Description: The prediction has a mean pLDDT of 83. This is a predicted structure of a 345-nucleotide part of an RNA (small-subunit ribosomal RNA, central domain) from an uncultured bacterium.
[in-house]
Context: one part of a larger RNA
RNA sequence: UUGGGCGUAAAGUGUGCGUAGGCGGAUCGAUGUGUCUUCUCUUAAAGACUGAAGCUUAACUUCAGCAGUGGGGAAGAAACUAUCGAACUUGAGGAUUGUUAGGGAUGUCGGAACAGUUAGUGUAGCAGUGAAAUGCGUUGAUAUUAACUGGAACACCAAAGGCGAAGGCAGACAUCUGGGAUUUUCCUGACGCUGAGGCACGAAAGCUAGGGUAGCGAAACAGAUUAGAUACCUGUGUAGUCCUAGCUGUAAACGAUGUCCGCUAGCUCUGUGCGUUUACGUACGGGGUGUAAGCUAACGCGUUAAGCGGACCGCCUGGGGAGUACGGCCGCAAGGCUAAAACUC
Numbered sequence: 001u002u003g004g005g006c007g008u009a010a011a012g013u014g015u016g017c018g019u020a021g022g023c024g025g026a027u028c029g030a031u032g033u034g035u036c037u038u039c040u041c042u043u044a045a046a047g048a049c050u051g052a053a054g055c056u057u058a059a060c061u062u063c064a065g066c067a068g069u070g071g072g073g074a075a076g077a078a079a080c081u082a083u084c085g086a087a088c089u090u091g092a093g094g095a096u097u098g099u100u101a102g103g104g105a106u107g108u109c110g111g112a113a114c115a116g117u118u119a120g121u122g123u124a125g126c127a128g129u130g131a132a133a134u135g136c137g138u139u140g141a142u143a144u145u146a147a148c149u150g151g152a153a154c155a156c157c158a159a160a161g162g163c164g165a166a167g168g169c170a171g172a173c174a175u176c177u178g179g180g181a182u183u184u185u186c187c188u189g190a191c192g193c194u195g196a197g198g199c200a201c202g203a204a205a206g207c208u209a210g211g212g213u214a215g216c217g218a219a220a221c222a223g224a225u226u227a228g229a230u231a232c233c234u235g236u237g238u239a240g241u242c243c244u245a246g247c248u249g250u251a252a253a254c255g256a257u258g259u260c261c262g263c264u265a266g267c268u269c270u271g272u273g274c275g276u277u278u279a280c281g282u283a284c285g286g287g288g289u290g291u292a293a294g295c296u297a298a299c300g301c302g303u304u305a306a307g308c309g310g311a312c313c314g315c316c317u318g319g320g321g322a323g324u325a326c327g328g329c330c331g332c333a334a335g336g337c338u339a340a341a342a343c344u345c
Stems, first nucleotide, its partner, number of pairs: 004316003007299002012313001014201004021194003025088001027086005034080001035077008049065006091191001092188004098182003103177007110154001114150008125136002162169002206247006215241002220236004258312006266289010294301002318345003327338004
């Protein structure tokens, strides 16, 4: 390289946008880039192949001939491919009418719970556990009532439900703002798909600076348990969790399933529209279930494919060593990305 693969065996980049590149709808015409046909030249000799001949045969040698691939030239073909020109609407996009939802940002407001403070009532316990103890409490706790303050999170609605590219998003209202679905009427006319590099976004934890800190709570301290207990259990409790501005760039970032297009029985829920007639039918979109055909090593998947095909990208090639060393790039650091070998089984 050919070939084989990537849900769970090794293997889909966390996600998108997009450069180069690759690939690309239907019609007509031109050219003749690739492509195809014929002729010709070349592709040294030897070797290979075919047929003869010579050594007693063979190996070996000699002679004659054919072939093959690549390249140059000439003449032709025009379906496909390419380029150019013209024209098309189904792909794609734009405008417009109505309906639709925790998508994002900012601000304001709300109630429950919790904690604290103050005041009242009230008295000896409370808290905690398998059992206890540490702890809190006569300077009046726990309990209960009222007022105030504070921070974080938003019960019920809530769902197999919705939105978002993914991460993710949920109290209410207002303002700003992104994308989608369907539907009405038009417009542009292949403007498309994918996407190496690149750029952007990216949970939690962590880092820098400044705030904030109710609850929870790494570290730490104490009490238990235990042979010990650097743990599990208990009492405290700092970073953190929250906000603002930056950094980090990783996750079982999972559907362990790349994106896009076409084709291949159903059933159910739902959004929008139509037919209509009260719950059916139908078009498009979304969420499910479990099946036909088919696929799969099996499990299972099955119009939201892991079926049948196509385009493009990424990735895999025995286990360990190792996602490590070295080097490079990035980062304040933690570390991230790229990524071996010796050796060993």